[in-house]
RNA sequence: AGAGUUUGAUCCUGGCUCAGGACGAACGCUGGCGGCGUGCCUAACACAUGCAAGUCGAGCGAGUGAAUCUCCUUCGGGAGUGAAGCUAGCGGCGGACGGGUGAGUAACACGUGGGCAACCUGCCUCAUAGAGGGGAAUAGCCUUUCGAAAGGAAGAUUAAUACCGCAUAAGAUUGUAGCUUCGCAUGAAGUAGCAAUUAAAGGAGCAAUCCGCUAUGAGAUGGGCCCGCGGCGCAUUAGCUAGUUGGUGAGGUAACGGCUCACCAAGGCGACGAUGCGUAGCCGACCUGAGAGGGUGAUCGGCCACAUUGGGACUGAGACACGGCCCAGACUCCUACGGGGGGCAGCAGUGGGGAAUAUUGCACAAUGGGGGAAACCCUGAUGCAGCAACGCCGCGUGAGUGAUGACGGCCUUCGGGUUGUAAAGCUCUGUCUUCAGGGACGAUAAUGACGGUACCUGAGGAGGAAGCCACGGCUAACUACGUGCCAGCAGCCGCGGUAAUACGUAGGUGGCGAGCGUUGUCCGGAUUUACUGGGCGUAAAGGGAGCGUAGGCGGACUUUUAAGUGAGAUGUGAAAUACCCGGGCCCAACUUGGGUGCUGCAUUUCAAACUGGAAGUCUAGAGUGCAGGAGAGGAGAAUGGAAUUCCUAGUGUAGCGGUGAAAUGCGUAGAUAUUAGGAGGAACACCAGUGGCGAAGGCGGCUUUCUGGACUGUAACUGACGCUGAGGCUCGAAAGCGUGGGGAGCGAACAGGAUUAGAUACCCUGGUAGUCCACGCCGUAAACGAUGAAUGCUAGGUGUAGGAGGUAUCGACCCCUUCUGUGCCGGAGUUAACGCAAUAAGCAUUCCGCCUGGGGAGUACGGCCGCAAGGCUGAAACUCAAAGGAAUUGACGGGGGCCCGCACAAGCGGUGGAGUAUGUGGUUUAAUUCGACGCAACGCGAAGAACCUUACCAGGGCUUGACAUUGAGUGAAAGGACAAGAGAUUGUCCCCUCUCUUCGGAGACACGAAAACAGGUGGUGCAUGGCUGUCGUCAGCUCGUGUCGUGAGAUGUUGGGUUAAGUCCCGCAACGAGCGCAACCCUUAUCCUUUGUUGCCAGCACGUUAUGGUGGGAACUCAAAGGAGACUGCCGCGGACAACGCGGAGGAAGGCGGGGAUGACGUCAAGUCAUCAUGCCCCUUAUGUCCUGGGCUACACACGUACUACAAUGGGAUGGACAGAGAGCAGCGAAGCCGCGAGGCCAAGCGAACCCCAUAAACCAUCUCCCAGUUCGGAUUGCAGGCUGCAACCCGCCUGCAUGAAGUUGGAAUCGCUAGUAAUCGCAGGUCAGCAUACUGCGGUGAAUACGUUCCCGGGCCUUGUACACACCGCCCGUCACACCACGGAAGUCAUUCACACCCGAAGCCGGCAGGCUAACCUUUUGGAGGCAGCCGUCUAAGGUGGGGGCGAUGACUGGGGUGAAGUCGUAACAAGGUA
Repeated sequence: AGAGUUUGAUCCUGGCUCAGGACGAACGCUGGCGGCGUGCCUAACACAUGCAAGUCGAGCGAGUGAAUCUCCUUCGGGAGUGAAGCUAGCGGCGGACGGGUGAGUAACACGUGGGCAACCUGCCUCAUAGAGGGGAAUAGCCUUUCGAAAGGAAGAUUAAUACCGCAUAAGAUUGUAGCUUCGCAUGAAGUAGCAAUUAAAGGAGCAAUCCGCUAUGAGAUGGGCCCGCGGCGCAUUAGCUAGUUGGUGAGGUAACGGCUCACCAAGGCGACGAUGCGUAGCCGACCUGAGAGGGUGAUCGGCCACAUUGGGACUGAGACACGGCCCAGACUCCUACGGGGGGCAGCAGUGGGGAAUAUUGCACAAUGGGGGAAACCCUGAUGCAGCAACGCCGCGUGAGUGAUGACGGCCUUCGGGUUGUAAAGCUCUGUCUUCAGGGACGAUAAUGACGGUACCUGAGGAGGAAGCCACGGCUAACUACGUGCCAGCAGCCGCGGUAAUACGUAGGUGGCGAGCGUUGUCCGGAUUUACUGGGCGUAAAGGGAGCGUAGGCGGACUUUUAAGUGAGAUGUGAAAUACCCGGGCCCAACUUGGGUGCUGCAUUUCAAACUGGAAGUCUAGAGUGCAGGAGAGGAGAAUGGAAUUCCUAGUGUAGCGGUGAAAUGCGUAGAUAUUAGGAGGAACACCAGUGGCGAAGGCGGCUUUCUGGACUGUAACUGACGCUGAGGCUCGAAAGCGUGGGGAGCGAACAGGAUUAGAUACCCUGGUAGUCCACGCCGUAAACGAUGAAUGCUAGGUGUAGGAGGUAUCGACCCCUUCUGUGCCGGAGUUAACGCAAUAAGCAUUCCGCCUGGGGAGUACGGCCGCAAGGCUGAAACUCAAAGGAAUUGACGGGGGCCCGCACAAGCGGUGGAGUAUGUGGUUUAAUUCGACGCAACGCGAAGAACCUUACCAGGGCUUGACAUUGAGUGAAAGGACAAGAGAUUGUCCCCUCUCUUCGGAGACACGAAAACAGGUGGUGCAUGGCUGUCGUCAGCUCGUGUCGUGAGAUGUUGGGUUAAGUCCCGCAACGAGCGCAACCCUUAUCCUUUGUUGCCAGCACGUUAUGGUGGGAACUCAAAGGAGACUGCCGCGGACAACGCGGAGGAAGGCGGGGAUGACGUCAAGUCAUCAUGCCCCUUAUGUCCUGGGCUACACACGUACUACAAUGGGAUGGACAGAGAGCAGCGAAGCCGCGAGGCCAAGCGAACCCCAUAAACCAUCUCCCAGUUCGGAUUGCAGGCUGCAACCCGCCUGCAUGAAGUUGGAAUCGCUAGUAAUCGCAGGUCAGCAUACUGCGGUGAAUACGUUCCCGGGCCUUGUACACACCGCCCGUCACACCACGGAAGUCAUUCACACCCGAAGCCGGCAGGCUAACCUUUUGGAGGCAGCCGUCUAAGGUGGGGGCGAUGACUGGGGUGAAGUCGUAACAAGGUA
């Protein structure tokens, strides 16, 4: 410090997620030791048991006790005395501390800084002054008595440091009137008079003395009250408040105060957030962060609050009191039913709750606290121990050496690699552990829970001590097997559908390590709430516009002030924590000394630049005046013509109207058309213009009345009067609403007609609201420049509108300058890019509004507004990992432009109809083996299924195998015959004993047994290689360097021409290059040279019925071999002087001469595992292999491809002519003979320019047929034959005779072909024993047409739009149906909470009181003062009743929303998305 994730890729915006740190944690797996810490976060739920606050006998009486002493004695003991000690009670002090918890509390509760001239303070310290003399009770104890108990009652008696008078009064307090000093004020302090009131306690000691007591002052400590400032959420909480705010007086308090009361006034708080609701103890600090911040408030420390819930007071220095009291409620316990007891949020512990949190331990040894004179007692505070890896820190689980790199495991290309110096082995060590011995500090005398602990010494032995997570990317670390969208994983992206580095296991590796992972929470990363430090044209985001309140901000100069600001000083900011430097535990954690810091607050002094305040001045901002011109600016009134419609009348006749085409509609009752007249409403053609005006919405005939604003010029006046603007007010298109008018045209709804699968639409005919006017509402729009207002600054160019000035001119125009408005282009700058660019989206300032992922949703609820429609404000649950902006490359478009192709058109011939052949589907079957499926499967693999082939089926066999390799053994193997069997196979017999040899053996072959292994046309073409098809022989596809762009990318390759072509030329930020194109190759067309046999024969000669037959020839044809030739080379025209095109000459051939081979980058997971090869999986007496038979040839049917036809351009018959290219020895097979023929017999020649297949056919000539289902057509069938072959039944071909089906030119639709082509005619070959209508070749005859590119199809280039990128066979919307989830409404029901009204009213304080009771004091002894109980009253907790408010739960039914699998219906959007 960043990373992953939106896309085909890019940049940006933006969310989600991860890596880090932390924790009072929990869970899973694992677990050796020690030190230091920490440990109910939930039920402030309920609690058994024990302990946690007592102490003082030197305050008091008494009891107990027994040492001692005395006396008595029956020697047992008894009586008396009674120290130490102990004890209930009275009394004193303490119990208000310490300890716990965080429920309540949004508050002067807390923090911080101040104030009290408005206060208190036990114990402690200091100082001053004192303590004289009396009195009356009471508990205990005793007696009686009630009660189950708790607990009382009555009587008698008794003490005090308990209680009460009196005396004294330094002092204190009060009253009174003075003086001095001080204070911001009320006032305070000091001091001298007078008057009144007011104290006391003793104890110990022989004593000294000590401890106490009273009053007062001071201090210290601790508290109380008041104030400034600071720290939560919600405005869908906006108004709150009657003791409320203030005053006077009184009461009350330690003290001020509405704290309380009476009276008076009507105030007080609030947008700087009152009130209400929700949540919460606050802080020092802790975690995180670079910091600013954000989060937290365990342990430790400070403060507060609470003690079962609520109320109350008492005592006291202090409480409204955790282990005190009273009352009420709930709960619980005891009970004799009458009544009583209790309060762990003290320490342990129990139950419960919960994911979860410990021992009913030891000790007061230390520190501290209470009491005491002290000894001492008490102390679950505290010190320690126990439990827990809960956290932090430290240590160990061994070290060295050790290679045949052992065994085992795993992987493997089978060679090896890895685990791995790891182990074993050898040599050592002893930290921890174990045992034994010694043994602390903490306490410098005694006293040690911890503890025989820490620590030290010795001994022994590698012995007792390693796991967890991860390994697709982020993120360090990879292989095998299993599984097969299953099981599962997952923080995000995402893995898993048969080769998973992502699941599970194993091996290996990485990380951390007594821990490791997971989960939860917080901060960080997140500049993703932006103060530091963000944005708003298109990504989320400028309010529809103006006026203006509060507020914020504000021109120049001078003086002043000192609030802000800056500087110094002082106080404070507790300690601990943090940081720095040191110290102590072996180190560290931990602990400790010193320093720094604690960014704050307060006080005080100084400064005066800036901001603010005050005063004065100015004119540049702003405004006024004066002089002008422009304008659809606004409101009212009046008025004009054109057009539509309607009415009346005339002319006139059959149609009009409307559409893509029609129909509905109108019209013979006279329409449309046309003429004239009239009525009525609405809108204002031309001018008209990115022209004008207005704040925006908006404004358009003309005239007039009233009226707003802007602009220009001038510089007379005012003198900062300004800018913005939360709330507020006003304006605000269209539609809509209310009332009343008006209504020509247009026209939602509606009706009809079309279109359509449907058409509640688009189109047409009608047509109501509405549109218009007046008045009143509504208050929204893509109210847009998707751009808030204001001010200043920052290059230019060019239009346009309104002014002003200047020059020039007779004048106008032109020209120049300037202001205001409105456009375009463009530089810097800016921007993610597009773009913006003086009218900024640039550079700055001020103010307002708004945004913070998508959906849910501008929805719900609440509130406000509205007559309604609805508007404004405006969430959450849930859900997704994206949603989005700009630009790029493609692809696509029922977008555009250019161009090409038998693509269309123009033609010729077909297919689709028939019969047959063949292939496919389907069906059938035991099997009908398998593959191929739009073009690019279907006469395809198959260049040829009777057996074989053959992979399929049935049956019969074999199991190291039909085939290969290896070791050992034996032997030849083979062949022939016979028998069984369907055959495979088996048996018997015959025959015979391989080759080489160095004689040891070796080689080949076969057999039996065993083992490795063979074998598979079994699966996967979506694991693959190779090969192939296709777009397409289309003209494209790329690269290097450079340049441009943040980038994907672009440029080049686009543009202007041209070409068959990215072919070439020109231009150009490109310059070059590669694969393609073309050419080079083959063939064909012409010529030449060479060579002439088996080919040829012109000339010469011989010969034949005839024939290159023969001699010979080398001319020609031909055969090969090599050359030539064609290049827009020449001429003309066009073109840009180019490329090139057109025409011409010459030429066998002319602009690529024809044909072939040749197929760029890539696309289709195209085809093929059944050509072959091959990974993985599967079978192994079978999915292998052998055999016989069957099947692949089935047959209602459908499709493709062909053949033959339907006839006279023909059929038949007879005769006659002309090819090319091939094949041939298990072959082609002549001639001759036989057969009607297929063919047969015999057999020459030929391994072929020699022989043979082999007569080419269409064609030509003659004859016949005469338009018919025929002398067309030949299917089908019968009979008889031939050939091949082991074998023609299933299931071959051919021949002859006979039979003679459909079919008379083929619907919708569709195919091929542009010249030696189509069409037509035959020939040959491969396959092959045989089988060809198929395939591959060959030649013969030999056309028609192309105007042209509008349209269909395919393709290329450029451009445009895009929400597509699996790329239009794309994407995608809504209803409905089903399932699930959360939410809203809802008659109600239930709970909770708040205030109010009334009733009742405990305890208690306060007040009152006739009567009752009453020790201290007074008294005349009767009473009084005072007190107590009781009663009454105010207040009041709990409770009750009632009507309300808030919040929540639930609710038949209902509403929309979200998610889900391949559901249903349509096609709304994205391209002109087919109606933008």